[in-house]
RNA sequence: UAAGCAUCAUCAUUCAAUAGUGCAGUGUGAACCUGGUCAGAUCUUGAUCGAAGCAGCCAUAAGCAUUUGUAUUAUGUGGGUGAUGAUGCUUAAUA
Numbered sequence: 001u002a003a004g005c006a007u008c009a010u011c012a013u014u015c016a017a018u019a020g021u022g023c024a025g026u027g028u029g030a031a032c033c034u035g036g037u038c039a040g041a042u043c044u045u046g047a048u049c050g051a052a053g054c055a056g057c058c059a060u061a062a063g064c065a066u067u068u069g070u071a072u073u074a075u076g077u078g079g080g081u082g083a084u085g086a087u088g089c090u091u092a093a094u095a
Stems, first nucleotide, its partner, number of pairs: 001092016017075008025066004034059004042051002
């Protein structure tokens, strides 16, 4: 000096992890100021029909939750691959 091997650092890239955000899924979710159906009761009628409509039930809004999925952002987290630099060892050549 060259090649090979190993370790460390930096950068790039990629897989995972963690945290956040968005969009979906699922669950839950309104005494009344959402909807539907409206027992009872109320009003109207000679009576029927009818009217408004509390509770209940059903469906949902905002919201909340999620050991569901997906996209995206971040990193003093854990790995893979590549490049660069440093250090050590081995081999070869030269001085």

The RNA shown here (Bacterial small signal recognition particle RNA) has 95 nucleotides and comes from Acholeplasma sp. OttesenSCG-928-E16. Its Rfam family is "Bacterial small signal recognition particle RNA". About the family: The signal recognition particle (SRP) is a universally conserved ribonucleoprotein involved in the co-translational targeting of proteins to membranes. The coordinates come from a structure-prediction model, not an experiment, and the mean pLDDT is 79. A source record names the gene ffs.